[in-house]
This is a predicted structure of a 72-nucleotide RNA (transfer RNA) from Pelodiscus sinensis. NCBI's taxonomy places the organism under Eukaryota, Teleostomi, Euteleostomi, Sauropsida, Pelodiscus. Model confidence (mean pLDDT): 83 of 100. It matches the Rfam family "tRNA". It is annotated as a transfer RNA.
């Protein structure tokens, strides 16, 4: 320099154009002599940036950028 993949909750990841979810974590409570486990109720996001398409975009397209891989 060329090509491909990928960016969503603190972490690991779902999410085929119509109000953003799970597990885990975390907080509070129950239980316990204390803790753990278990149970219940909470908590959590400008969906990487900027544009475009659309009545409507996390989702489609372009651009920039972080990370990963391949080629040279």
């Nucleotide at each position: 320099g060329g090509g491909g993949g990928u960016g969503u909750a603190g972490c690991u990841c779902a999410g085929a154009g119509g109000c953003a979810g799970a597990g885990u974590g975390u907080u509070u409570g129950a239980c316990u002599g204390c803790a753990g486990a278990u149970c219940a109720a909470g908590u959590g996001g400008u969906c990487c940036u900027u544009g475009g398409u659309u009545c409507a975009a996390a989702u489609c397209c372009a651009u920039g950028u972080g990370c990963c891989c391949c080629c040279u």